[in-house]
RNA sequence: GCCGAGGUAGCUCAGUUGGUAGAGCAUGUCCCUGAAGAGGAUGGGGUCGGCGGUUCGAGUCCGCCCCUCGGCA
Numbered sequence: 001g002c003c004g005a006g007g008u009a010g011c012u013c014a015g016u017u018g019g020u021a022g023a024g025c026a027u028g029u030c031c032c033u034g035a036a037g038a039g040g041a042u043g044g045g046g047u048c049g050g051c052g053g054u055u056c057g058a059g060u061c062c063g064c065c066c067c068u069c070g071g072c073a
C1' cells in the first nucleotide's frame, strides 16, 4: 500500500425493514441481617469513533478521515 472484520453505558455485547437507544455484569438507594455476603425491590449512567451528505426521520444508508484486529504484498 491492498482486502476484510470491528468501534454503541465503567466492562462484555445486542439493536431485525431507517421510526422513543437496550440487556447482563458493575454501581447508588431501600428491604432483609447483630454485621456482612447471598437474595429481593427500585434508580442513575450514552457526543452510538470524528466530520459531512441523503431523508420528514440515521446507531442503521452514502462519502472522507481516525483507531483496533486479521489476511495479502
Base pairs, nucleotide, nucleotide: 001072002071003070004069005068006067007066010025011024012023013022019056027043028042029041030040031039049065050064051063052062053061
The RNA shown here (transfer RNA) has 73 nucleotides and comes from a Patescibacteria group bacterium. Rfam family: tRNA. Rfam links the family to the GO term triplet codon-amino acid adaptor activity. The family's RNA type in Rfam is transfer RNA. The organism belongs to Bacteria candidate phyla, within Bacteria. Its mean pLDDT, the model's own confidence on a scale to 100, is 82.